[in-house]
Context: one part of a larger RNA
Molecule: large-subunit ribosomal RNA, domain IV
Organism: Candidatus Woesearchaeota archaeon
């Protein structure tokens, strides 16, 4: 050199992908406490003061004694709360112990769970919502079966699938693929019937015929899908409007350069001395969009940006302690 501690003038994030690490704060008592809010919270919000010892005075009170009969006075030993004066130290939760704080946006409602040994999360679960199957000798599951589980349960139950608190909502399409229902008719296997096959048989022909398919309907919180080209208003621009091709239907409400935007460091505003960042708008959305969209208090070892405080992260390194290393001896 290294590892682990510790201290640091002045500056205070200039370090760095990024305040990573370290530091600040810290207990208890008192004052005080915003936005927002599902009125519960947020909240230990924030911010501020006190904290040890001695003395004096007072409050409330326990238990004795005396005076004395009173809701009282005096007094002994305590407990409690408070005020004032004084004392020590750099410092009084002096050690140990012990939250840094505030604000914005995204995601997920929350508590919870997870990749034992590279991932703790925005993933999984969840309450809540929806769909579908099932009337009990049920449905589903295990088993070749007997039988067993769900369940000694019975639709407010059980099984399966999806979404994921709450609030506001959840548009159009059943042409395709599934699923469900129906079915006069068509198609259709074997068996069976009839005929042929020299007698039997193989075999041949015809008839009858189930499910299925054809066919007719339904169903999207089923799988999924949700256009293009022209013209038009008395500045310009734009197009409420008109024409046309075309589809099963042509993306509604919302949101939008987004955890989704290629062009893109989009344009405007705020933030900075300076910002490919962040936030707020606009939005022609390469390729948003409704079981999911959009909001959302609270919560989060989640992601992002900013500010205050604080600091050896840095300017710029230095000192000290311990280990280790080195050297010597054994």
């Nucleotide at each position: 050199a290294g590892c682990g501690a510790u201290u640091g003038a002045g500056g205070g994030a200039a370090c760095u992908c990024g305040g990573c690490a370290a530091g600040u704060u810290a207990g208890c008592c008192u004052u005080g406490u915003a936005c927002c809010u599902u009125c519960g919270g947020u909240a230990u919000a924030a911010a501020a003061g006190g904290u040890c010892c001695c003395u004096g005075c007072g409050u409330u009170u326990g238990u004795g004694a005396a005076c004395u009969u009173a809701a009282g006075u005096u007094u002994g030993c305590g407990a409690u709360c408070g005020c004032a004066g004084g004392g020590u130290g750099c410092a009084a939760u002096a050690a140990c112990u012990a939250g840094g704080g505030a604000a914005u946006u995204c995601c997920g409602a929350c508590u919870g769970u997870u990749u034992a040994a590279c991932a703790a999360a925005a993933a999984c679960c969840u309450a809540a919502c929806c769909c579908c199957c099932u009337g009990c000798u049920a449905g589903c599951c295990a088993g070749u079966a007997a039988u067993g589980g769900u369940g000694u349960g019975u639709a407010u139950a059980g099984a399966g699938g999806g979404u994921g608190a709450c609030g506001u909502c959840u548009g159009c399409c059943c042409a395709g693929u599934g699923c469900c229902a129906g079915u006069a008719a068509u198609u259709u296997a074997a068996a069976c019937c009839c005929g042929g096959g020299u007698c039997c048989a193989a075999c041949c022909g015809g008839g009858c015929u189930a499910a299925g398919a054809u066919c007719u309907g339904g169903u999207a919180a089923a799988c999924g899908g949700c256009g293009g080209g022209a013209g038009u208003a008395a500045c310009u621009a734009u197009a409420a409007c008109u024409c046309u091709c075309u589809u099963a239907a042509g993306g509604u409400a919302g949101c939008g350069u987004a955890a989704u935007a290629c062009c893109u460091u989009g344009c405007c505003g705020g933030u900075u001395g300076a910002u490919u960042g962040c936030c707020g708008g606009c939005u022609u959305g390469c390729a948003u969009g409704a079981a999911g969209a959009c909001g959302u208090a609270a919560c989060g070892a989640g992601a992002u940006u900013u500010c205050c405080a604080c600091u050896g992260u840095c300017c710029c390194c230095a000192g000290u302690c311990g280990c280790a290393a080195u050297c010597c001896a054994c």